About this RNA: Predicted 3D model of a 77-nucleotide RNA (transfer RNA) from a Planctomycetota bacterium. The RNAcentral record of the sequence draws on ENA. The source organism's lineage runs through Bacteria, Pseudomonadati and Planctomycetota.
RNA sequence: CGGGGUGUGGCUCAGUUUGGUAGAGCGCUUGUCUGGGGGACAAGAGAUCGCUGGUUCGAAUCCAGUCACCCCGACCA
Repeated sequence: CGGGGUGUGGCUCAGUUUGGUAGAGCGCUUGUCUGGGGGACAAGAGAUCGCUGGUUCGAAUCCAGUCACCCCGACCA
C1' cells in the first nucleotide's frame, strides 16, 4: 500500500439475505413467596446500531468516506 472480516444496552450475541415497531440470554432495579439467605415468579430501567454524509416516504440493513481491531497478500530488510 491492496483485499477481506468484525463493530448493535454493562457483558455475550441475533436481526442485514427481502429497507417497514431494535430483540434474546446473562447481569441490574423493584415487588411477591421465604424467619433470613439461596431460589422461583412478576414487573421495570437501559442501545436511535463505531463515526460523518448521501439515497429513500422510511436505513442497523443500500451507497460514499472515515476510525478501531483481526486475517491474508504485496513491498522493505

Record summary: Its Rfam family is "tRNA". By type it is a transfer RNA.